[in-house]
Context: one part of a larger RNA
RNA sequence: GCCGGCGAGUAUUCGAUUACUGCGAGGCUAAGCUAUUUUCAUAGCGAUGCCAUAGUGAAAGCGAGCCUGAAUAGGGCUACUAGUAGUAAUUGAAUGACCCGAACCCAGGUGAGCUAUCCAUGGCCAGGAUGAACUCCAUCGAGAGAUGGGGGGAGGUCCGAACCAGUGCAUGCUGCAAGAUGCUUGGAUGAGCUGUGGAUAGAGGUAAUAUGCCUAUCGAACCUGGAGCUAGCUGGUUCUCCCCGAAAUAUAUUUAGGUAUAGGGUCAUGAUUGAGACUAGUGGGGGUAGAGCACUGAUCGGGUGUUUAGUGGGAAACUGCUGACAUCUAGUCAAACUCCGAAUACCAUUAGUUAUACAUGGCACUCAGUACUCGGAAGCUAAGUUCCGAGGGCGAAUAGGGUAACAUCCCAAACCUACAGCUAAGGUCUCAAAUAAUUACUUAGUGGAAAAGGAAGUAUAGAUCCUAAGACAACUAGGAGGUCGGCUUAGAAGCAGCCAUCCUUUAAAGAAAGCGUAACAGCUCACUAGCCACAGGAUUUAUGCGCCGAAAAUUUAAGGAGGCUGAAGUAAUUAACCGAAGCUUGGGGUGUGUUUUGUUAAAUUUAUUUAUCAAAGCACGCGGUAGGGGAGCGUUCUGUGUGCGUUGAAGGAGUCCCGCGAGGAGACUCUGGAGCGAUCAGAAGCGAGAAUGCCGGC
Numbered sequence: 001g002c003c004g005g006c007g008a009g010u011a012u013u014c015g016a017u018u019a020c021u022g023c024g025a026g027g028c029u030a031a032g033c034u035a036u037u038u039u040c041a042u043a044g045c046g047a048u049g050c051c052a053u054a055g056u057g058a059a060a061g062c063g064a065g066c067c068u069g070a071a072u073a074g075g076g077c078u079a080c081u082a083g084u085a086g087u088a089a090u091u092g093a094a095u096g097a098c099c100c101g102a103a104c105c106c107a108g109g110u111g112a113g114c115u116a117u118c119c120a121u122g123g124c125c126a127g128g129a130u131g132a133a134c135u136c137c138a139u140c141g142a143g144a145g146a147u148g149g150g151g152g153g154a155g156g157u158c159c160g161a162a163c164c165a166g167u168g169c170a171u172g173c174u175g176c177a178a179g180a181u182g183c184u185u186g187g188a189u190g191a192g193c194u195g196u197g198g199a200u201a202g203a204g205g206u207a208a209u210a211u212g213c214c215u216a217u218c219g220a221a222c223c224u225g226g227a228g229c230u231a232g233c234u235g236g237u238u239c240u241c242c243c244c245g246a247a248a249u250a251u252a253u254u255u256a257g258g259u260a261u262a263g264g265g266u267c268a269u270g271a272u273u274g275a276g277a278c279u280a281g282u283g284g285g286g287g288u289a290g291a292g293c294a295c296u297g298a299u300c301g302g303g304u305g306u307u308u309a310g311u312g313g314g315a316a317a318c319u320g321c322u323g324a325c326a327u328c329u330a331g332u333c334a335a336a337c338u339c340c341g342a343a344u345a346c347c348a349u350u351a352g353u354u355a356u357a358c359a360u361g362g363c364a365c366u367c368a369g370u371a372c373u374c375g376g377a378a379g380c381u382a383a384g385u386u387c388c389g390a391g392g393g394c395g396a397a398u399a400g401g402g403u404a405a406c407a408u409c410c411c412a413a414a415c416c417u418a419c420a421g422c423u424a425a426g427g428u429c430u431c432a433a434a435u436a437a438u439u440a441c442u443u444a445g446u447g448g449a450a451a452a453g454g455a456a457g458u459a460u461a462g463a464u465c466c467u468a469a470g471a472c473a474a475c476u477a478g479g480a481g482g483u484c485g486g487c488u489u490a491g492a493a494g495c496a497g498c499c500a501u502c503c504u505u506u507a508a509a510g511a512a513a514g515c516g517u518a519a520c521a522g523c524u525c526a527c528u529a530g531c532c533a534c535a536g537g538a539u540u541u542a543u544g545c546g547c548c549g550a551a552a553a554u555u556u557a558a559g560g561a562g563g564c565u566g567a568a569g570u571a572a573u574u575a576a577c578c579g580a581a582g583c584u585u586g587g588g589g590u591g592u593g594u595u596u597u598g599u600u601a602a603a604u605u606u607a608u609u610u611a612u613c614a615a616a617g618c619a620c621g622c623g624g625u626a627g628g629g630g631a632g633c634g635u636u637c638u639g640u641g642u643g644c645g646u647u648g649a650a651g652g653a654g655u656c657c658c659g660c661g662a663g664g665a666g667a668c669u670c671u672g673g674a675g676c677g678a679u680c681a682g683a684a685g686c687g688a689g690a691a692u693g694c695c696g697g698c
Base pairs, nucleotide, nucleotide: 001698002697003696004695005694006693011095012094013093014092015091016090017089018088019087020086021085022084023083026051027050028049032045033044034043035042036041055062056061065077066076067075068074098236099235101233105226106225107224108223109222110221116200117199118198119197120196121195122194123193124192125190127159128158129157130155134151135150136149137148138147139146140145163187164186165185168183169182170181171180202218204214205213206212211220239632240631241630242629243628244627249262250261251260252259253258263366264365265363266362267361268360269359270358276354277353278352279351280350281349282348283347284346290340291338292337296334297333298332299331301329302328303327304326305325309322310321311320312319313318369394370393372391373390374389375388376387377386378385400411401410402409415588416587417586418585420584421583422582426578427577428576429562430561431560435575436574437573438572439571440570441569447564453548454547457545458544459543460542461541462540463539464538465537466536475530476529477528478527480504481503482502485499486498487497510525513524514523515522589622590621591620592619593618594617595616596615597614598613600611601610602609603608604607633687635684636683637682638681639680643676644675651671652670653669654668655667656666657664658663
């Protein structure tokens, strides 16, 4: 891991609601007793008990009323009847209370054969080195003593085996080993190592303190018990079909992943003048969006005025500048401005279409939400961001088609079935179902990612000009004189700079647009003519589609791919087609309501009503998590009672048949070899795929 078996809402007591049954203004017996007896059990008895039959008040009390109150007021509760006992289902509380799961806490015991420290008594430490005290001899010295030599053998002394330890590295890592092995390393006469016997015990011991050690267990050992501790936490929770179908919000919370009440679901019952919903119309109030500047404030330019504040000039008169204020004028801004003012929404009402809405009661679940569009707040008008409001969606609560793939986008709500038809979004060259036509645009593979900005890209529509009296471009020629304008300057001659910028001749020519010189010179330009017939040209506005701007890391990788250029791109138009679980069509199932017919039962007005069941028709439905409601299947045992079985039971294997399904003494065949068991009821150790489930096998 697989297979098989086991494996989780149960029991008791007391309540609530619903259904059914008995009795009913009453209902019920409890402990216990008696009888019959087949132990069991059944029947009867058994009250001073329980619930109901009257309430109200704190109470005395009063009583269909009572209380409050001064009250004959007002108000609160109550009355104008239905209960009670049992059974079943659902549910609440208390108990282990659906199952498995702690770490802990407490009690009583067991441990020092491991290890820590201590006590008693024993044992062990190759060899080598160093050479303390002390002492002897010699020499010197008056002596104390000094020097030299010999002896001596001290030490938490040195080197290094045994022994003890465990430094570094490697191996080992389902190991040789739940801590080892190899090499290396520290101590090795000492606070040394070690045998045996003994002591200290968990609220404790021991500890040269590491929270270390106390039998592979230590911030409090182990065993048993309290104990099924508790777990607002995680995981798991077993057959089928049918109907409806949520929430992720508010308030409160030692509350925030829990809970309570409300909101939203479901089931039952009920009442009333059918309240609800949608569509269209009508009548309302409003101060949002927008807009505006009439108020409150803010704000840009200009004019005027006044005094005031500041600052210049001037002897003064006076005059200039800046600011403030007032006013006029042109232009603006505002969530906490409004002379104005929608759409929606909301309230009411009329009509139409629908069938909800409300109340009471039972049972829940929900309190982590989420992307998108719109209106806002926060943020950077950042975020797959956070927080509100509105909406339709998603929700392990929604599948189907489209978007290459893709909860949230677009289309669209799946009862089942069909090798029938029509469409939606989106598509129609091939992958891949389905296409043709017309007119333009684009040349960038733009399409098939991006900005400010840039550009004789190209197409379309304009505007203002020039042009056969020759435009535009090119070529030829001219581009002059006063004058070197004045000033400045070393110089300033069109061309350093300042001022002025005229006149003349002309077809035309600036007191000069650029290059240039030290200054001149020189070369161009503006401007003019000629030449050529080479015919359209110059500037500008708007729009369509393109171009540049444009660099990234495994592999093209910014069309899903192949591939596409009078497209298979873009714009506009026309006519077809494809395309879904949408719609339609044929067949079938089922829920609710309703009609008809039949059946059965009851009631009474005896021919009607009510109810059950069945069939047929009609109308509207049948996605679904949490969850509510309904109807069923199967397993074991019991009762009832009919059967089956060696001419083959249960069990095992296969094919077919019946049932929407759980499933089915259904049919046939093989195996097996002794029990099985319909119907109608009852009772449960009653259904397995999940729990790092438990046990077994492989």
The prediction has a mean pLDDT of 83. The part of an RNA shown here (large-subunit ribosomal RNA, domain II) has 698 nucleotides and comes from a Minisyncoccota bacterium. Lineage of the source: Bacteria > Bacillati > Minisyncoccota. It matches the Rfam family "Bacterial large subunit ribosomal RNA". The RNAcentral record of the full RNA draws on ENA.